FMN riboswitch aptamer (RFN element) from a Streptomycetaceae bacterium, 127 nucleotides, folded computationally.

[in-house]
């Protein structure tokens, strides 16, 4: 240094105004951007995670819960610089699970003090 095992830490951001009996949900304006990769820095290039659906297995009297595997999974262009950029600079755009709510939600509340891609650090074994 690499591989395997294992303990621990960390691991998602964002609102004001108007209308209205009532809206952080409508209208106007504003704001936000997980993780790894990529010739150079990415919400919208490739992939991963969460959520949702299914199958199998396990627990349960049941409701239901858990594990594994599979499925599903949003959105970008133009110009400039450069050896190299859909990543930088300039301009103009676009996107955002499920359930809830007196009224339609990326920004409020909830599952969630959860899970998590991954990242940091230690220990053991091997090369």
């Nucleotide at each position: 240094a690499c591989g395997c095992g294992u303990a621990g830490g960390c691991g998602g951001g964002g609102u004001c105004g108007g209308u209205g009996c009532a809206a952080a949900c409508c209208c106007g304006a504003a704001c936000c951007g997980g993780c790894g990769g990529u010739g150079a820095a990415a919400g919208c290039c490739c992939g991963c995670g969460a959520a949702c659906c299914g199958a199998u297995c396990g627990a349960g009297g049941a409701a239901u819960c858990g594990a594994u595997c599979g499925g599903c999974u949003g959105a970008c262009c133009c110009g400039g610089u450069g050896g190299a950029a859909c990543u930088c600079c300039g301009g103009g755009g676009c996107c955002g699970a499920c359930g809830g709510u007196g009224a339609c939600a990326g920004u409020c509340c909830g599952g969630a003090a959860g899970g998590g891609a991954g990242u940091c650090c230690g220990c053991g074994c091997g090369u």
Annotation: Its mean pLDDT, the model's own confidence on a scale to 100, is 85. The RNAcentral record of the sequence draws on Rfam.